[in-house]
RNA sequence: AGAGUUUGAUCCUGGCUCAGAAUGAACGCUGGCGGCGUGCUUAACACAUGCAAGUCGUGCGCGAAAGCGGCUUCGGCCGCGUGUAGAGCGGCGAACGGGUGAGUAACACGUGGACAACCUGCCCAAGAGUGGGGGAUAACCUGGGGAAACUCGGGCUAAUACCGCAUACGUUCGUGGGGUUUCGGCCCUGCGCAGAAAGGUGGCCUAUGCUUGCAAGCCACCGCUCCUGGAGGGGUCCGCGUCUGAUUAGCUAGUUGGCGGGGUAAUGGCCCACCAAGGCGACGAUCAGUAGCCGGCCUGAGAGGGUGAUCGGCCACACUGGAACUGAGACACGGUCCAGACUCCUACGGGAGGCAGCAGUGGGGAAUAUUGGACAAUGGGGGAAACCCUGAUCCAGCAACGCCGCGUGGAGGAUGAAGGUCUUCGGAUUGUAAACUCCUGUUAGGGGGGACGAAGGGAUGUCGGUGAACAGCCGGCAAACUUGACGGUACCCCCAGAGGAAGCCCCGGCUAACUCUGUGCCAGCAGCCGCGGUAAUACAGAGGGGGCAAGCGUUAUUCGGAAUUAUUGGGCGUAAAGGGCGCGUAGGCGGCCUUGUAAGUCUUGGGUGAAAUCCCUCAGCUCAACUGAGGAACUGCCUCGGAAACUGCAAGGCUUGAGGCCGGGAGAGGGUAGUGGAAUUCCCAGUGUAGCGGUGAAAUGCGUAGAUAUUGGGAGGAACACCGGUGGCGAAGGCGGCUACCUGGACCGGUUCUGACGCUGAUGCGCGAAAGCGUGGGUAGCAAACAGGAUUAGAUACCCUGGUAGUCCACGCUGUAAACGAUGGGUGCUCGGUGUCGCGGGUAUCGACCCCUGCGGUGCCUUAGUUAACACGUUAAGCACCCCGCCUGGGGAGUACGGUCGCAAGGCUGAAACUCAAAGGAAUUGACGGGGGCCCGCACAAGCGGUGGAGCAUGUGGUUUAAUUCGAUGCAACGCGAAGAACCUUACCCAGGCUGGACAUGCAGGUAGUAGAAGGGUGAAAGCCCAACGAGGUAGCAAUACCAUCCUGCUCAGGUGCUGCAUGGCUGUCGUCAGCUCGUGCCGUGAGGUGUUGGGUUAAGUCCCGCAACGAGCGCAACCCCUGUCUUCAGUUACCAACGGGUCAUGCCGGGAACUCUGGAGAGACUGCCCAGGAGAACGGGGAGGAAGGUGGGGAUGACGUCAAGUCAGCAUGGCCUUUAUGCCUGGGGCUACACACGUGCUACAAUGGCCGGUACAAAGCGCUGCAAACCCGUAAGGGGGAGCCAAUCGCAAAAAACCGGCCUCAGUUCAGAUUGAGGUCUGCAACUCGACCUCAUGAAGGCGGAAUCGCUAGUAAUCCCGGAUCAGCACGCCGGGGUGAAUACGUUCCCGGGCCUUGUACACACCGCCCGUCACACCACGAAAGUUUGUUGUACCUGAAGUCGUUGGCGCCAACCGCAAGGAGGCAGACGCCCACGGUAUGACAGAUGAUUGGGGUGAAGUCGUAACAAGGUA
Repeated sequence: AGAGUUUGAUCCUGGCUCAGAAUGAACGCUGGCGGCGUGCUUAACACAUGCAAGUCGUGCGCGAAAGCGGCUUCGGCCGCGUGUAGAGCGGCGAACGGGUGAGUAACACGUGGACAACCUGCCCAAGAGUGGGGGAUAACCUGGGGAAACUCGGGCUAAUACCGCAUACGUUCGUGGGGUUUCGGCCCUGCGCAGAAAGGUGGCCUAUGCUUGCAAGCCACCGCUCCUGGAGGGGUCCGCGUCUGAUUAGCUAGUUGGCGGGGUAAUGGCCCACCAAGGCGACGAUCAGUAGCCGGCCUGAGAGGGUGAUCGGCCACACUGGAACUGAGACACGGUCCAGACUCCUACGGGAGGCAGCAGUGGGGAAUAUUGGACAAUGGGGGAAACCCUGAUCCAGCAACGCCGCGUGGAGGAUGAAGGUCUUCGGAUUGUAAACUCCUGUUAGGGGGGACGAAGGGAUGUCGGUGAACAGCCGGCAAACUUGACGGUACCCCCAGAGGAAGCCCCGGCUAACUCUGUGCCAGCAGCCGCGGUAAUACAGAGGGGGCAAGCGUUAUUCGGAAUUAUUGGGCGUAAAGGGCGCGUAGGCGGCCUUGUAAGUCUUGGGUGAAAUCCCUCAGCUCAACUGAGGAACUGCCUCGGAAACUGCAAGGCUUGAGGCCGGGAGAGGGUAGUGGAAUUCCCAGUGUAGCGGUGAAAUGCGUAGAUAUUGGGAGGAACACCGGUGGCGAAGGCGGCUACCUGGACCGGUUCUGACGCUGAUGCGCGAAAGCGUGGGUAGCAAACAGGAUUAGAUACCCUGGUAGUCCACGCUGUAAACGAUGGGUGCUCGGUGUCGCGGGUAUCGACCCCUGCGGUGCCUUAGUUAACACGUUAAGCACCCCGCCUGGGGAGUACGGUCGCAAGGCUGAAACUCAAAGGAAUUGACGGGGGCCCGCACAAGCGGUGGAGCAUGUGGUUUAAUUCGAUGCAACGCGAAGAACCUUACCCAGGCUGGACAUGCAGGUAGUAGAAGGGUGAAAGCCCAACGAGGUAGCAAUACCAUCCUGCUCAGGUGCUGCAUGGCUGUCGUCAGCUCGUGCCGUGAGGUGUUGGGUUAAGUCCCGCAACGAGCGCAACCCCUGUCUUCAGUUACCAACGGGUCAUGCCGGGAACUCUGGAGAGACUGCCCAGGAGAACGGGGAGGAAGGUGGGGAUGACGUCAAGUCAGCAUGGCCUUUAUGCCUGGGGCUACACACGUGCUACAAUGGCCGGUACAAAGCGCUGCAAACCCGUAAGGGGGAGCCAAUCGCAAAAAACCGGCCUCAGUUCAGAUUGAGGUCUGCAACUCGACCUCAUGAAGGCGGAAUCGCUAGUAAUCCCGGAUCAGCACGCCGGGGUGAAUACGUUCCCGGGCCUUGUACACACCGCCCGUCACACCACGAAAGUUUGUUGUACCUGAAGUCGUUGGCGCCAACCGCAAGGAGGCAGACGCCCACGGUAUGACAGAUGAUUGGGGUGAAGUCGUAACAAGGUA
């Protein structure tokens, strides 16, 4: 610090996701040790049991018992125990400490201030005192009630308990005087009134009292009272800070204030009476929801965000609600009273209780520990102290919950062992890893030693102080003795011994780490993208590897990354986002100069910012975690001063911002009234006749009752042609004939006035197209709805004929829009060019114009700059400032609910659940378009001949079958693989058989009556069985060895079984189309572009020219082959002109080398020449010459690529499957089936023909298991025959159409030949299924073929024969050959295919694309709904426990004071009143749950209907 994910790719926007850190965690797997921490986040749910607050005998009065001893009259008594235990009275404490976070949005908390408005027990310091009396009451004794808790009566008694009296340094109050002040204060000084106390312990005998001694005396200590001050603690008030919601906008009657009073420690409506009518709120009151706050903690670079466990500060609470009492302090966790719920006891009458203390239990929950030890330390309470108490605390236990540390060994060790895994079978890897050798000794184990934490306490001694005192007490010093829960722990030493101690996650990318097997869109994985449908590095296992490590992963949560809420630090033309426009309130912001002030701002100092934490340094535990000390920091707040630039404020001035005034002209600016012509329609009349109208074509409609057309006249409504213009005006919406009136704004010129008067603008107010609504008019044309006619599969549309609202007017609503420049307003600044509108200046002119120039508007192009790009560019989207509005992924949704506006329609405001991994913008390359331009092609057109109809052949589909083997399937499958299925082929079916096999390699063993084998049996054959006969080669003398053969076993064979979507190779196709690319440079952020586009030209990216391109490659062309002309060479088997010979005749022979021909080598054609065109080009047109002319004709040749095109059955090949079978052999059958459908062909339908007879002319091939002549036989197929020929020699071999002659005469025929019968021939082991051919007979359909469709542009089509491959035989197919030999092409509008440029795109699997809505089905969340139900809360009223306060306290009760007494004072009980908890009644509000039914929404591989959108998407 970033990364993955939208696309074919790119840039941008934007969301989602990941890597990090963290946790009071939990879960899964695993688990050796130690240290330090941490441990109910949920039910503030309920709690058994024990403990958690007591202590003081130096405040007081009582006062046992067991036991022991003694005595006894056996009843008991005495002593010790013992003034002990114990309770009681009294004092202090119990308000601390400990727990929890329910409530609380508040002065609760934080921070800083204030109290002249306050309190303070214990403690400290100072001052003054502590005199003298009184009456009770617990305990106890006794009587009674009660189950108990407890309680009532009588009697006795003490105090540091209680109550008077005296005194009063201070003090309070009242009242004077003075000073000061921050005004309920402080200081000084008078007078008056009032108000205190308690003793205890120890010691002593100096003085005093009495008897040596004891005291009331003295001393000391501890107390007590009053007062002042302090310290620490608390109370109250204030500034600032402190969550969310406006779909909560108004709230408030003690409410706000005043006067007086009450109350409190104290201010205050805190409370009360009276008076006034205020107070709070958009700077968010009220209401609702949520929440203890902070130091801090986590994260982050920081700013910030999240959080508020442990530790520390504050607050609140203590079963729930209310209340007070006591007290210095409480409205009181382990106190009281009342009410309520719950639990327990009960004798049913009544009682008891409150773990959110420590343990512990149940429950809840994913989840959180021991009913432990000790007061040794620290701290707290009491006490004079010893000491007691202390679940505070210190320790221990449990838990990997966290952090930190340590270990599970170290070194050597290669035959790189075995095993595992992989393998290309060679090996690789696990791996120095192990074994093995040598070491070490942490930890755990055993043995021994053994702490720190301890300070203190303290007999006694001594010194000092006090004192009358050598008592006592206090203080110092010395000191015997003494205190440890943890714990026999830490730590140290010794012993033995590698011995007891490694797992978890991951390995497709992000992200570090790869193979095998299994599985087969299954099982599963997954944080995102995504894996899995037979070769899965993504599932599962294994081997190997990577990471971390006593842990590792997962889940949850927070921050980060996220600049993804943007203060630091974002945006709004098209990605989400500018309000439709204006006026203007609050608010925000604001020109130049001067003076002052000091709120903001800056600065010096002071106070505070607790401690802990973080950071730095040092130090202590062996290190670290942890801990200690010091420092720094705590970015904040307050405050005393200082500064005065800037902002603010105050005052004064200025003119440039803004406004006013004067003079001009421009304009569809607005409103009202009037008025004009053209046109449509309608009415009347005339002329006139059969149609008009409408469309792609029609029809509906109108018209003989006279339309349309035309002429004249009239009516009425609406809109204003030309001018008219990226012209004008207006804030926007918007505004268009002409005239008048009323009226707004802008502009130019003058520079006369005011003097910052300005800009923006939340809420608000107004304006606001069209449609729509209300009332009343109006209605010519147009025209939703509607009707009819067409179109169509349908057509509730597009087209046509009609047609009502509406469109128009007046008034009133509505308030929206692609209200758009998709661009808020204002101000300033920043190169230019060129139009246009308005006004002005200059110049010029007779003048308009022209030219130069200023201001204002409105356009286009462009620089810098900006921008993701497109683009914007002085009319900014540039550079800046000010103000407003708005955005934060897509869908759900501008929906629901609520509110508000509206007559309604609906508008404004405006969510969530759920769901997706994207949705988007701009640009790029393609592809596509029922887009455009240019151009090709037998693409169309023009022609010729076919197919589609018939019969047959052949292939395919389908069907059938035991099998009809398999493959090929639009073009580019279908006479295709197959250049030849009777058996074989053959892969299929049935049946019979064989098994290491029909076939290959190696190893081992065996191999003489063995291998082989005539023959025989059986059988359909294969096979099985029998079997005469019967072996080999090499070396060696031989034995023997080896080889061959065969047998057996093993390694293995075999498979036309599957996968062409695992592959190689080959092939088809676009397409013989003219394209496809690269290097360097240049342009672009980039994909990419340029080059290759453009102007010409070509068959061609062919060439020329131009050009930020310059070159190059694969293609094109050429080079190759055939063919066309000539030359030359050669001359047999081909040829024969001249010469000779010969024959009936024939190159037959001699010979020739001329010709033809054969086959080698060459020549030739290149736009080379001429003419005009073209750009002085390429090139095209014409011409000459030439056998051939512009590529002469034909072939071979197929760029980058596309179609997961075809082929595993040609071959090869990975993987899978099979192994007495999916292999192999054999017989038979099938591939030849046949209601049908299609493709490709053949033959025809006839006279350009058929038949008969005769006569010509080829080329290219083939031939030895072959071609076969002559001749003979047969009607023929063919047979016999066998010359010749390995072939320019011989043969196949007859070419046929053609030509000549004859017949046929338009007919299902002398056409056509299917079918069938009979008889034959040939091949072959064999023609039944199932061959070809021949002869005779038979003689079907068929009359030139619907829609549709194919081929062909010249030696082509058409037509005619010939040959060959395969092959025993079988061709109408295929591949070749020649013969005869046309027609037509105006042209490129259209169909199809293609090329280039361009355009649009929501396509990229690329239009066979994409994609929308209803319906049907399943699931999910949500809304509405008669209602039902739960909770919270408001208002009104009723009730009114306990309790404070008040009144009363007469007839109840009472010790202290007064009084002799009676009685009084005073008090208590009781009663009443105010307030009030719980409860109740009524009526609202809010929130949740639920609800028959209902509504839309979302999601869901292959449902239905259509085709809306994306191309002009076929109606933009």
Predicted 3D model of a 1516-nucleotide RNA (small-subunit ribosomal RNA) from a metagenome. The coordinates come from a structure-prediction model, not an experiment, and the mean pLDDT is 85. Its Rfam family is "Bacterial small subunit ribosomal RNA". Rfam links the family to the GO terms ribosome and structural constituent of ribosome.